[in-house]
Context: one part of a larger RNA
């Protein structure tokens, strides 16, 4: 030195665990903010560096409820305290809430400086304490502002990449910026669809199917409906005009009023035309999301109460075993020295309740809502409809290209009147534009409560089980870890001894176990020894 065995470092793989995640269900909540937010900063304890928690009343302060013994967070002690006069703990209101930030007296390198007014403290000067002073809208009362996870409208809008190259085309109206809303958002009560003849359907949204079809397409690559059927949910309704009042005005007056214009009221709202006007009739029917109150009623805070087991024998502990019971509207599911329905804490069925909520019903009170018959007159949305152009959206890439928007130039009709039925044009037929509103079915999930997994289990599972977006890395933007486990309980090794020694060890305790000794369950290989024994 090598091999082998047997004991050991060393290391931290495995195997159990699980405080933590992951992914989805149902309910709830869907906004927070000039009555200063969201997110800092710096302070606050008897000792306090971190987190947590609170603001100079600062791990706290008050009041009402629940609650029934211990407390003074993580988090040990040690010293000091509170608590049946009801603490600590929970809930619900309240008080306080230092500075930065939308940040708003002004200023600024955030968390800092510096002013004016008007009150106040001093004799006064300075200083200092209290309030007020920021911009935009709006007569004014009030109002915006910033902030937020995704989900909705909206405006603007790429490219890689596909086309096996590229340009039209795709990628996509996607990403990314802007702007704005709401719990939903958007869209909505037909100028709509459908018809070979006769017919038929009746607002939007959302899903299944029609259908990868019918079409688009350097007809390449792709892109791709609709009718119609089945569900999901169901709700319809208000102006403008016309006429009619009243003010206000504006010409013109024979001073009675006409006439234009404006504001406000009534009125009236549609296509089988309907309104208005003339004439008649009449207080019925209904509805209420477009609404307020009250009552119930449901719901919702900490919470209250809750059946039924003992022995024996193994063990360091019984809930295992053995024997004999019991309860169950409770045999979820945790915990307690091993595996417990009957030990604890809970479950089941019950029961209590403050401030709030409300999908419910009931009431009241408002609000809205109806006929007939006449047809001469008037109303029924205008730089609109269409059209030329030029681009945009539709399944349509411009095409025989309807529809819908709209940069630009033209420009009607007006109910015998207008539009649509995929060029046009005729017939039929649907419909009635150029004004707004409108729940529900859907789409989300940054949070809150309940439960769930043929999801993970510490190199996984959120980067993040632990002082994590921390530590540390970067001028910065921005990047970003590692790290869990003693024991049933600290019983965390009193006391001798080797040693310089608060190091380490022996050795005596503790425990079931200390090769469980805090560099602590379990302790795999790599690597290093140590002892035999064999080789050389």
């Nucleotide at each position: 030195a090598g091999c082998a065995a047997a004991c050991g470092g060393u290391g931290g793989a495995u195997g159990c665990c699980u405080u933590g995640g992951c992914u989805c269900u149902c309910a709830g909540a869907g906004g927070c903010g000039a009555u200063g937010a969201a997110g800092g900063a710096c302070g606050u304890g008897a000792u306090a560096a971190g987190c947590u928690g609170c603001g100079a009343u600062a791990a706290g302060u008050c009041g009402c409820g629940g609650g029934g013994a211990u407390c003074c967070g993580c988090a040990a002690a040690u010293a000091g305290g509170a608590a049946g006069u009801g603490a600590u703990c929970c809930g619900c209101g309240a008080a306080u809430u230092u500075c930065c930030c939308a940040a708003u007296g002004g200023g600024g390198c955030a968390a800092c400086c510096c002013u004016u007014u008007a009150g106040g403290u001093u004799g006064a000067a300075g200083a200092c304490c209290u309030a007020a002073a920021a911009u935009c809208c709006g007569a004014a009362a009030g109002g915006a502002a910033g902030c937020c996870a995704a989900c909705c409208c909206g405006g603007a809008g790429a490219a890689c990449u596909g086309a096996a190259a590229c340009a039209u085309c795709u990628a996509a109206g996607u990403a990314c910026c802007c702007g704005g809303a709401g719990g939903a958002a958007c869209a909505g009560a037909a100028a709509a669809c459908a018809a070979g003849u006769c017919a038929g359907u009746g607002a939007u949204u959302c899903c299944c199917c029609a259908a990868g079809u019918a079409g688009u397409g350097g007809c390449g690559a792709g892109c791709g409906a609709a009718c119609g059927g089945g569900g999901a949910u169901u709700a319809g309704c208000c102006c403008a005009a016309a006429c009619c009042c009243a003010c206000u005005u504006u010409a013109u007056u024979a001073c009675g009023a006409u006439u234009g214009a404006g504001u406000g009221g009534g009125g009236g709202u549609u296509g089988u035309a309907g309104g208005a006007c003339u004439a008649c009739a009449a207080u019925a029917u209904g509805a209420u999301a477009u609404a307020a109150c009250a009552a119930c009623a449901c719901u919702c805070a900490a919470g209250u109460a809750g059946a039924a087991g003992c022995u024996u024998c193994u063990g360091g502990a019984a809930a295992g075993u053995a024997g004999c019971g019991c309860c169950a509207u409770a045999g979820a599911a945790g915990g307690u020295g091993a595996u417990a329905g009957c030990c604890c804490u809970g479950u089941a069925a019950a029961c209590a309740c403050a401030a709030g909520g409300u999908a419910g019903u009931u009431g009241u009170u408002g609000u809205c809502u109806a006929g007939u018959a006449g047809u001469a007159u008037c109303c029924u949305g205008a730089g609109u409809a269409c059209c030329g152009c030029g681009g945009g959206a539709c399944c349509g890439g411009a095409g025989a290209a309807a529809u819908c928007c709209u940069g630009u130039g033209g420009g009607a009709a007006c109910c015998a009147g207008c539009c649509a039925g995929c060029a046009c044009c005729a017939u039929c037929u649907g419909g009635u534009a150029a004004g707004g509103c409108u729940a529900a079915a859907u789409a989300c999930u940054c949070c809150u409560g309940a439960g769930a997994g043929a999801c993970c289990g510490a190199u996984a599972g959120c980067g993040a089980a632990c002082u994590a977006g921390u530590a540390c890395c970067g001028c910065g933007a921005g990047g970003g870890a590692a790290a869990g486990g003693u024991g049933a309980a600290a019983a965390g090794a009193a006391c001798c001894g080797u040693g310089a020694a608060c190091a380490a060890c022996g050795g005596a305790g503790u425990g079931a176990a200390a090769u469980a000794g805090u560099a602590c369950c379990u302790g795999a290989a790599a690597c290093c020894g140590u002892u035999u024994g064999c080789u050389u």